Two RNAs folded together computationally: RNase P RNA and transfer RNA, 452 nucleotides in total. It holds a member of the Rfam family "Bacterial RNase P class A".
RNA sequence: GCGGGUGGUCGGAUGAUCGCGGGGGGGUAACCUUCGAGGAAAGUCCGGACUCCAUGAAAAGCACGGUGCUGGUUAACGGCCAGCGGGGGUAACCCUAGGGAUAGCGCCACAGAGAACAGACUACCUUCUAUAGGGAGGUAAAGGUGAAACGGUGGAGUAAGAGCCCACCGCGGAUGUGGCAACACAGACGGCACGGCAAGCCCCACCGGGAGCAAUGCCAAAUAGGGGCUUCGUGUGGGCAACCACAGGGACGCUUGAACCCGAGAAGCCCGGGUUGGCAGCUAGAGGCCGGUUGGUAACAAUCGGUCCAGAUGAAUGAUCAUCUCGGGGCAGCAAUGCCCUAGACAGAAUCCGGCUUACAGGCCACCCGCGCAC
RNA sequence: AGGGGUGUAGCUCUAAUUGGUAGAGCAGCGGUCUCCAAAACCGAUGGUUGGGGGUUCGAGUCCCUCCACCCCUGCCA
Repeated sequence: GCGGGUGGUCGGAUGAUCGCGGGGGGGUAACCUUCGAGGAAAGUCCGGACUCCAUGAAAAGCACGGUGCUGGUUAACGGCCAGCGGGGGUAACCCUAGGGAUAGCGCCACAGAGAACAGACUACCUUCUAUAGGGAGGUAAAGGUGAAACGGUGGAGUAAGAGCCCACCGCGGAUGUGGCAACACAGACGGCACGGCAAGCCCCACCGGGAGCAAUGCCAAAUAGGGGCUUCGUGUGGGCAACCACAGGGACGCUUGAACCCGAGAAGCCCGGGUUGGCAGCUAGAGGCCGGUUGGUAACAAUCGGUCCAGAUGAAUGAUCAUCUCGGGGCAGCAAUGCCCUAGACAGAAUCCGGCUUACAGGCCACCCGCGCAC
Repeated sequence: AGGGGUGUAGCUCUAAUUGGUAGAGCAGCGGUCUCCAAAACCGAUGGUUGGGGGUUCGAGUCCCUCCACCCCUGCCA
């Protein structure tokens, strides 16, 4: 210098004028003061907080859904970190839904002789005869098909051949060593037996109650405080009564269900009617950011100091001007440079957090790898 | 916020076995017929199966992700 990899970060600044939403102050009037979008606020794909679900949403089984190497981290997770195995790359580095195929079922098109506990088209060998493109038998080395052909190479052996035998490699593997583990290394022995697909059904292990801030509570307004259908109920005994006992009913996927609740109404659907308000929830929280310390390889945890904080509800967070700066474009110039134009990506809070995914003009920083050149 | 569904030729849609060569009708094009056209008949063309990635020998189909569109539910009583 060229090419590449990984991680992080910015994504305008300042001032003036006018305006919008929230809080505070103000004789409640003028007015003053203070705060006011993002790294993804997005998609709503996961996980939680919080609230309700007749009741603490306790438990067991089934169903359904999800997750799936190991260890850790966390409030939790399908996230993250570290490692293992597999694959790609010269390398830095990247990708990986990665339990089980000996629990069972199913599938493997076409081609091919044969596609799952196999098979013989060409071929090789022996033999018979009628000498032929024939019959019988042996073999699975060579050819051919396929994504995949039931170990590979070499030797010995044989009629030809074959793990039939031998060496090495591959495979399985008692056991040993290292590691928390996934797994790695060594390996007696076996003598090749055991194909692939579970992002096909399924099996195994683990996790999950449902709904969602339009949750939920309160206030106010209006209407015909209405009608119809369906389902389940309003039980028995004692007692003057309160009440007691038994039975019955009540569980939001289904069944069981201790405890608890219930005493005459309850639930669901349809028709008709009314409203389109306010307050709380609501924003200070497993908080963010900056700088330290300690533990840990790291994710992360603990702790100290400082600092910051939108809360609207058809929904504010804007507009104009000036100056500057980062880029981009044009013109002039050999060049240095000068002049002019241009704020320019994706997008935009709606209960709140932790992630993931997707979108993003143009920059900036750090580290690493390969090649070339110079010293 | 939650739930459900659709996307295949220019248009409307089936099927594509349980994953194994992507089809039909209409439209358009060419030909036959006709004086010309229509109808009829014949023939060929026409596809990023919404986009991207993965599993598999092989994906319209199975899985993940993104995009576009459609439908349903929610107050009082």